The prediction has a mean pLDDT of 81.
The RNA shown here (Purine riboswitch aptamer) has 102 nucleotides and comes from Candidatus Izemoplasma sp.
The model forms 100% of the base pairs in the Rfam consensus.
It matches the Rfam family "Purine riboswitch aptamer". A reference for the family is Mandal et al. (2003), "Riboswitches Control Fundamental Biochemical Pathways in Bacillus subtilis and Other Bacteria", Cell.

RNA sequence: UUAAUAGAAGUAGGUUAGUAUCAUAUAUGGCUAAAAAUACGGUUUAGCUGUCUCUACCCCUUUACCGUAAACAAAGGGACUAUGAUACCCGCAAAUCUUCUU
Numbered sequence: 001u002u003a004a005u006a007g008a009a010g011u012a013g014g015u016u017a018g019u020a021u022c023a024u025a026u027a028u029g030g031c032u033a034a035a036a037a038u039a040c041g042g043u044u045u046a047g048c049u050g051u052c053u054c055u056a057c058c059c060c061u062u063u064a065c066c067g068u069a070a071a072c073a074a075a076g077g078g079a080c081u082a083u084g085a086u087a088c089c090c091g092c093a094a095a096u097c098u099u100c101u102u
Stems, first nucleotide, its partner, number of pairs: 006101005014092002018088008026056001029049007041066002050057001058078006
């Protein structure tokens, strides 16, 4: 110096969980029925539909509108859930790579 054998440590890459961001889905939307309130009110319950989709389908604010009737409207803001991607991070196992020992 090289090769072989055995071992140790580390790392690339892999993977579980968590957090953040982004993308897709869905528009936190639409429809129906029953009941309820009435300008100090405009609600509740159930069902259907919508997603290559489980779940959810609400909350707050503002502005209109309805002259007491049975019907609500618009705007703004705020999520959760499913899947995927990226980043960070905890853990797990771990090389054919690196280092060391034999």